[in-house]
RNA sequence: GCCAGAGUAGCUGAGUGGUUUAGCUCGUCAUUCGUAAUGACGCGACGGGAGUUCGAUUCUCCCCUCUGGCU
Repeated sequence: GCCAGAGUAGCUGAGUGGUUUAGCUCGUCAUUCGUAAUGACGCGACGGGAGUUCGAUUCUCCCCUCUGGCU
């Protein structure tokens, strides 16, 4: 330099156009003499920009970061 893949919550992942989902973590409460475990509730995210569309995490383009391959 060329090709392909990936980027979603503090972490790990799902999600092929219509309310962004789950586990762990975190907070509150319950339970306990207390802690742990358990149960209930809650907070928290689509890498950046532009375009298409009534509507974009999803489709298109550019940029950034990471991974793999070729030379």

RNAcentral holds the sequence, with entries from ENA. Predicted 3D model of a 71-nucleotide RNA (transfer RNA) from a Fidelibacterota bacterium. Rfam family: tRNA. Rfam describes the family as follows. Transfer RNA (tRNA) molecules are approximately 80 nucleotides in length. Its mean pLDDT, the model's own confidence on a scale to 100, is 83.